[in-house]
Context: one part of a larger RNA
RNA sequence: UGACGGGGGCCCGCACAAGCGGUGGAGCAUGUGGAUUAAUUCGAUGCAACGCGAAGAACCUUACCAGGGCUUGACAUCCUGCGAACCCUGCUGAAAGGCGGGGGUGCCUUCGGGAGCGCAGAGACAGGUGGUGCAUGGCUGUCGUCAGCUCGUGUCGUGAGAUGUUGGGUUAAGUCCCGCAACGAGCGCAACCCGCGUCGGUAGUUACCUGUGUCUACCGAGACUGCCGCCGUGACCGGCGGAGGGAGGCGCGGAUGACGUCAAGUCAGCAUGGCCCUGACGCCUGGGGCGACACACACGCUACAAUGGCGCCGACAAUGCGUUGCCACCGCGCAAGCGGGCGCAAAUCGCCCAAACGUGGUCUCAGUGCAGAUCGGGGGCUGCAACUCGCCCCCGUGAAGGCGGAGUUGCUAGUAACCGCGUAUCAGCCAUGGCGCGGUGAAUACGUUCCCGGGCCUUGUACA
Repeated sequence: UGACGGGGGCCCGCACAAGCGGUGGAGCAUGUGGAUUAAUUCGAUGCAACGCGAAGAACCUUACCAGGGCUUGACAUCCUGCGAACCCUGCUGAAAGGCGGGGGUGCCUUCGGGAGCGCAGAGACAGGUGGUGCAUGGCUGUCGUCAGCUCGUGUCGUGAGAUGUUGGGUUAAGUCCCGCAACGAGCGCAACCCGCGUCGGUAGUUACCUGUGUCUACCGAGACUGCCGCCGUGACCGGCGGAGGGAGGCGCGGAUGACGUCAAGUCAGCAUGGCCCUGACGCCUGGGGCGACACACACGCUACAAUGGCGCCGACAAUGCGUUGCCACCGCGCAAGCGGGCGCAAAUCGCCCAAACGUGGUCUCAGUGCAGAUCGGGGGCUGCAACUCGCCCCCGUGAAGGCGGAGUUGCUAGUAACCGCGUAUCAGCCAUGGCGCGGUGAAUACGUUCCCGGGCCUUGUACA
């Protein structure tokens, strides 16, 4: 000087408390550990791994396994020879591949040849998701959106270093003010950027429907403790209340992550040093596996019902997406869907009836007209192909489950909770996941003693 303390003081954060909903019990879905396996590819492992890399594992993906094959190789550059390229086709094989048959001649040319492409050959080389994230770049997580981390000059100290950055107030903030051997400055904070809310202007297609109102797009205005009162004060600065206002006292949300810490994560995204393999640790291929299951944990979904279930009728969104696509409308089918077929490269057409909700009806407390797992049967769709291992529809079957021990988690407002809708990936989909969108819309915060994390000052130390 730091770090640490079951030392002290001050102060924050859904940290506790107050409150609402969950989780821990059940069934299922997903991830992981384990055990299993020919293989169940690999990585991630307290917070900060475990619906994580996976924004799409039937083949492909795929890195794994057993088998069938290849050796200048699936891919790059160079050399030699032959052939244009290319097209059709036979046998064999699960495919990869192997063995053949036929057709066919282009472009440039100083005619020797050349470019391009294919086949064969030799070797330089290719190739490796093989190891090392303790050799690395880049990127990321985390402390933490926490209020901190430093520098120049000066001053003090033999020196490490201190001062500044401490102190008094104040703030979300090293925010600002005052004081002070310090005076300044940098990276952070804030602001500048984006979205939402009010108003104005401009423009108006395809929206709305004759209004320039809604709306859409762009530009701008507006908020600054500016005004008034009270309080602390010498002042600045700040606190409380009020007016006006669509909005106040950082308006709400986002983007933005200082010096650094964890030899944190990633050699499998990519790049990359050195190491290792090279008729294989490379490459191709059909199949299997990544989906296995006595268990254990984690994140979820659906429930256990009557503020509920079921059937009929009625109402109101927003974000997005669409031409190998979205599909109106009609017909067929109980339905999934199928057959026709209009419009739309989309403020024009379509996805698109939102659902919770409302009116009236039914069920009457039962494992039930709750719940829907599991299993049997039939069907539809995507795709070369749904046995391992897809999704959907219909009929039947109806399991556990009667609100969950110790414990544990999220959330302070248009939030939680409840409700549906869209979308990336994507042929299809194991999505109950991720990211968004709107609808309905709460309760509570006395307080900071305690638990967790953090900031500043101070104190002890045999630790660095």